[in-house]
This is a predicted structure of a 1508-nucleotide RNA (small-subunit ribosomal RNA) from a metagenome.
Model confidence (mean pLDDT): 83 of 100.

RNA sequence: AGAGUUUGAUCCUGGCUCAGGAUGAACGCUAGCGGCAGGCCUAAUACAUGCAAGUCGAACGGCAGCGGGUGUAGCAAUACAUGCCGGCGAGUGGCGCACGGGUGCGUAACGCGUAUGCAACCUACCUUUAACUGGGAGAUAGCCCGGAGAAAUUCGGAUUAAUACCCCAUAACAUAAUUGAAACAGCAUUGUUUUAUUAUUAAAGAAUUUCGGUUAAAGAUGGGCGUGCGUGACAUUAGCUAGUUGGUAGGGUAACGGCCUACCAAGGCUACGAUGUCUAGGGGGUCUGAGAGGAUGAUCCCCCACACUGGUACUGAGACACGGACCAGACUCCUACGGGAGGCAGCAGUAAGGAAUAUUGGGCAAUGGAGGCAACUCUUACCCAGCCAUGCCGCGUGAAGGAUGACUGCCCUACGGGUUGUAAACUUCUUUUGUAUGGGAAUAAACCCGGUUACGUGUAACCGGUUGAAUGUACCAUAAGAAUAAGCAUCGGCUAACUCCGUGCCAGCAGCCGCGGUAAGACGGAGGAUGCAACCGUUAUCCGGAUUUAUUGGGUUUAAAGGGAGCGUAGGCGGGAUAAUAAGUCAGUGGUGAAAUCUUGGGGCUCAACCCCGAAACUGCCAUUGAUACUGUUAACCCAGAGUACAUUUGAUGUGGGCGGAAUGUGUCAUGUAGCGGUGAAAUGCUUAGAUAUGACACAAAACACCGAUUGCGUAGGCAGCUCACAAAACUGUAACUGACGCUGAGGCUCGAAAGCGUGGGGAUCAAACAGGAUUAGAUACCCUGGUAGUCCACGCUGUAAACGUUGGGCGCUAGGUGUGGGGGUCUUCCACGAUCUCCGUGCCGGAGCUAACGCAUUAAGCGCCCCGCCUGGGGAGUACGGCCGCAAGGCUAAAACUCAAAGGAAUUGACGGGGGCCCGCACAAGCGGCGGAGCAUGUUGCUUAAUUCGGCGCAACGCGAAGAACCUUACCAAGGUUUGACAUCACCCGGAAACGUCCAGAGAUGGGCGCCUCUUCGGACUGGGUGACAGGUGGUGCAUGGCUGUCGUCAGCUCGUGUCGUGAGAUGUUGGGUUAAGUCCCGCAACGAGCGCAACCCUUGUUCCAUGUUGCCAGCACGCUCCUUCGGGGGUGGUGGGGACUCAUGGGAGACUGCCGGGGUCAACUCGGAGGAAGGUGGGGAUGACGUCAAGUCAUCAUGCCCCUUAUGUCUUGGGCUGCAAACAUGCUACAAUGGCCGGUACAGAGGGCUGCUAAACCGUGAGGUGGAGCGAAUCCCUAAAAGCCGGUCUCAGUUCGGAUUGGGGUCUGCAACUCGACCCCAUGAAGUCGGAGUCGCUAGUAAUCGCAGAUCAGCAACGCUGCGGUGAAUACGUUCCCGGGCCUUGUACACACCGCCCGUCACGUCACGAAAGUCGGCAACACCCGAAGCCCGUGGCCCAACCACCUUGUGUGGGGGGAGCGGUCGAAGGUGGGGCUGGCGAUUGGGACGAAGUCGUAACAAGGUA
Repeated sequence: AGAGUUUGAUCCUGGCUCAGGAUGAACGCUAGCGGCAGGCCUAAUACAUGCAAGUCGAACGGCAGCGGGUGUAGCAAUACAUGCCGGCGAGUGGCGCACGGGUGCGUAACGCGUAUGCAACCUACCUUUAACUGGGAGAUAGCCCGGAGAAAUUCGGAUUAAUACCCCAUAACAUAAUUGAAACAGCAUUGUUUUAUUAUUAAAGAAUUUCGGUUAAAGAUGGGCGUGCGUGACAUUAGCUAGUUGGUAGGGUAACGGCCUACCAAGGCUACGAUGUCUAGGGGGUCUGAGAGGAUGAUCCCCCACACUGGUACUGAGACACGGACCAGACUCCUACGGGAGGCAGCAGUAAGGAAUAUUGGGCAAUGGAGGCAACUCUUACCCAGCCAUGCCGCGUGAAGGAUGACUGCCCUACGGGUUGUAAACUUCUUUUGUAUGGGAAUAAACCCGGUUACGUGUAACCGGUUGAAUGUACCAUAAGAAUAAGCAUCGGCUAACUCCGUGCCAGCAGCCGCGGUAAGACGGAGGAUGCAACCGUUAUCCGGAUUUAUUGGGUUUAAAGGGAGCGUAGGCGGGAUAAUAAGUCAGUGGUGAAAUCUUGGGGCUCAACCCCGAAACUGCCAUUGAUACUGUUAACCCAGAGUACAUUUGAUGUGGGCGGAAUGUGUCAUGUAGCGGUGAAAUGCUUAGAUAUGACACAAAACACCGAUUGCGUAGGCAGCUCACAAAACUGUAACUGACGCUGAGGCUCGAAAGCGUGGGGAUCAAACAGGAUUAGAUACCCUGGUAGUCCACGCUGUAAACGUUGGGCGCUAGGUGUGGGGGUCUUCCACGAUCUCCGUGCCGGAGCUAACGCAUUAAGCGCCCCGCCUGGGGAGUACGGCCGCAAGGCUAAAACUCAAAGGAAUUGACGGGGGCCCGCACAAGCGGCGGAGCAUGUUGCUUAAUUCGGCGCAACGCGAAGAACCUUACCAAGGUUUGACAUCACCCGGAAACGUCCAGAGAUGGGCGCCUCUUCGGACUGGGUGACAGGUGGUGCAUGGCUGUCGUCAGCUCGUGUCGUGAGAUGUUGGGUUAAGUCCCGCAACGAGCGCAACCCUUGUUCCAUGUUGCCAGCACGCUCCUUCGGGGGUGGUGGGGACUCAUGGGAGACUGCCGGGGUCAACUCGGAGGAAGGUGGGGAUGACGUCAAGUCAUCAUGCCCCUUAUGUCUUGGGCUGCAAACAUGCUACAAUGGCCGGUACAGAGGGCUGCUAAACCGUGAGGUGGAGCGAAUCCCUAAAAGCCGGUCUCAGUUCGGAUUGGGGUCUGCAACUCGACCCCAUGAAGUCGGAGUCGCUAGUAAUCGCAGAUCAGCAACGCUGCGGUGAAUACGUUCCCGGGCCUUGUACACACCGCCCGUCACGUCACGAAAGUCGGCAACACCCGAAGCCCGUGGCCCAACCACCUUGUGUGGGGGGAGCGGUCGAAGGUGGGGCUGGCGAUUGGGACGAAGUCGUAACAAGGUA
């Protein structure tokens, strides 16, 4: 410090997720030791048991128990007596119990923090100072006696003490009062000092030399009260308040105060958030963070609150009191049923709850506390120990060497090896920890006791002694011995670490993206590796990353986000110059900011954690002294902001009135006749009762053509005929006036299109709803004919729009260019023009700058300032609930649960479009001939079957694999055999035959018999049998593959290097202007070059030349043979001699290049025309197929990974099937006839094939064919007859002399064999069919059409197929609008699996959360009334009472003062009743929402998405 995730890729916006740190944690696995810390976060739930606050005999009466002494009895034990001593239960009294310890319920508060005040206060114990400590009286607990009760407890009588209580005396520097008097001071009430008078109030002793007691003053400590500032959420809580706010008087308190009461006044708080609801103890600190912040408030420290729940007071210096009291309530326990007892949120512990949190331990040795003179006692405070890896820190589980990189094992493997791995073994060494033995601290110094010294005898100092829970612990030493000690998670990316096996969208994983559907580095196991380590992972929570709430430090045209607009309140901000002040601001100083923590310098535990000392820091608050630039305040000025005045100008600015013409509709009259109207085409509709059309007149209502736009005006909405009236605005000019009067603007108020609502008018046009007609699968739409609200006016309401420039308002600054609207100035000028400067508006282009880009750019989206509104992932949702507004419709405000990992912006490349432009192609058109109808052939589907083997399925499967299914082929079926195998290699063992010939059984394979029975170097060769490795598979996967192939497409494209542009994907080049068959070439150009394609090079064909000349050729010469002859000769025959002329064959050249001429064109490329030429613009044809697409086809050509079968899915055999037939499709053949059929005669090819072959002549047969055998391994011989054509004849338009299917009979050939299931021949038979619906195919020249020939495969053949060859030989193309396909450019896109795309809504089903709902069950806080405990206060007849006083009758006297019980009253908790408020749970039913591999209906959106 970042990373992953939206996309085909990119940039941006934006969310989600991860890596880090932390924890009072929990869970899973594992576990050696120690140190230091920590340990009920949940039920402030309930608690058994024990302990947690006592102490003092030096306050007191005393003596229950213990110990001792004494006395008596007794020998003694012992018994009894004795408070005599140590001491001491219970009791009186004093002090303490208000500390310490626990918890966080309540509390949003002066509760806490910080600062400050009290002139409004208290303070036991402690310290200092001053003074005093005299006299007396009456009770009471206890003890004793008696009574009640189960108990707790309690009543009566008698008696008694005090440092308990009371009275008197003394007393002021105390308190109070009276009025004062004087001086001083401050902060308003006032305060301080001095002084005068009067009144009132004290005390306690004990002990033996100290501790107490009282009064007063002061200190210290601790508290009380007030105030400034700070300290949660929600405005879907906006108004709250009657003791409320203030005053007067009184009461009360330690003290001020409505703290309380009476009276008076009507105030007080609140948008700077009152009141209400919800949540919460606060702080120092802790965690995180660079910081600012955010989160948090365990342990330690400070403060607060509470002590079963609620209320109350008493005592006391201090409490409204955790281990005190009273009352009420709930709960638990005891009970004799009458009544009582209790409060662990103290320490342990129990139950419960929970994911979860410890011992009913030791000790007062230390520190601290209470009491005490002290010893001492008490102290679950505390110090220690126990449990728990809960955390932090430290140590160890060995170290060094050791390669044959050992063997074995696990794992992997290409079988060679690799890896585990220096790991082990082995050698040397060490001994922490653990074990054993031994030694052994510090924490302890005091008090106290004893002694010494000093000063006046009671203090100080010193010396000695005594005291350890932890603990025989820490630590140290010695001994033996590697001995006693490693796991957890992960290994697809983020993120370090990889392979095998299993599984097969299953099981499972997952923090996000995502893995898993037969080769999973992602699941499970294993091996290996990586990380951390006595731990390691997971879960939960917080901060960080997240600049993702942005003060530091964000945004708002299009991503979420500018309010519809104006006016204006509060608020915020504010021009120039001067002076004063010093609030903000800045500087210095002082106080405070507890300690601990953090940081830092040292130090102590062997280090560290931890602890100690010092420093710094605590960014804050208060006070004080200065400074005065800026802001503020005050004073008096200025004119540049703003406004006023005057003078012009402008406009669809507003409101009201009047007027006008065109169009439309309707009415009347007239002319006139058959249609009008409407559409893509129609129909509904109107019309012979006279429409439409035309003319005239009239009426109605609404809107204002042309001008008219890049125009003008207005704040926005908006505003358009002409004119009048009223009203308003802006600009320009002058610089006369005011003198900061300004800008913005939360709330608020006003305006605000259309639609809509209310009342009343009006109603021509248009037109929701509605009706009809069409369209359609449907058509509740688009189109048409009608048509009502409405559209118009007046008044009122509504208050929203894509109210948009999707851009808030104001001010200033920052290059230009060019239009246009309204003004002004200057120059020129007779005028009109013109030139130039300037102000205000409104447009376009463009630079810097900005922006994610697109783009904006003086009218900013630039650079700055001020103010306001708004945003924070998508959906749910602008929805629910609540509130406000509205007549309603609805508007404003505005969530959550749940769900997704995206949603989105701009731009890029493609693809696509029922977008556009340009261009091409037998693509259409123009033609010729077909298919689709018939019959047959072949292939396919389907059906059938034991099997009808398999593959191939739009173009690009279907006369395809198959260039040959009767057996074989053959993969299929049935049956019968066989198992190292039909085939290959190797090893071992046994044997010598096997083949061949022949016989038997059998369908055959096979089995059996007979005959024959090898060579040898004795190893073997060859071969049979057996065993083991292995063979074999047309079994699966073409979606694991290689190779090969199809297709787009012989279409003109596909890319790269460098450079440049862009943040980038990418672009440029390759686009543009021309041109071409072509990315072919030229020109231009931020491109310049290059590669694969195109073209050319190759083959063939067309012309010619040269060479060669057999088996090819024969012009000329000669010969032979033969035919005819007018006997001159002619013809035929390459047969022969010869020849090389020609044809032909073979080889090699030439030729064609837009080379030449002319027109056009950019003096280009090129194109058009022409010449010459055999051929002319690629001459014709072929081979040749770029980058890629279709998971295209093929595992059945072959090869091959993996899986599967192994007496079978291998292999052999016989027979069958692949040929099966209701039907459908595809491709062909033959036809339907006269351009023809039949018969006779006759002519001309090319290219092929041939020895298991082609086969001549001749003969036989009607024929297929047979006999025959010459020639030929072929330019020689054969197949071989070419056919259409030509000549002649016949048929005469018909189901025929067309057509030939089908069937019957007879044959030929091949073959082991033609039944299933061959071809051909002859005779006979003679079906459909008379040119083919919708639709559809091929072809542009030697082409289509037509005619035959050959070949491969092959014994034969289902071939009419396929591949080639030649013969005859056309028609048409105006042209590119349309259909199909393709190329380039451009445009839109929500597509990228790319339109066979994407995607919306209802319905149906399932799950989940939410809203409404008759109601029902709770909770909370108030209010009204009733009842009213304890208790404080007030009152009080009778009743009760020791102290003091009075009296005399001296009594248990009476009276007084004073007090108390009881009673009454005010207040008052809980409780009750009532109606409301707020809030929550459940709820039949209901509403929408979200989600859910393959449901239904349509097709709304994305392209002009087919109606933008």

The RNAcentral record of the sequence draws on SILVA. Its Rfam family is "Bacterial small subunit ribosomal RNA".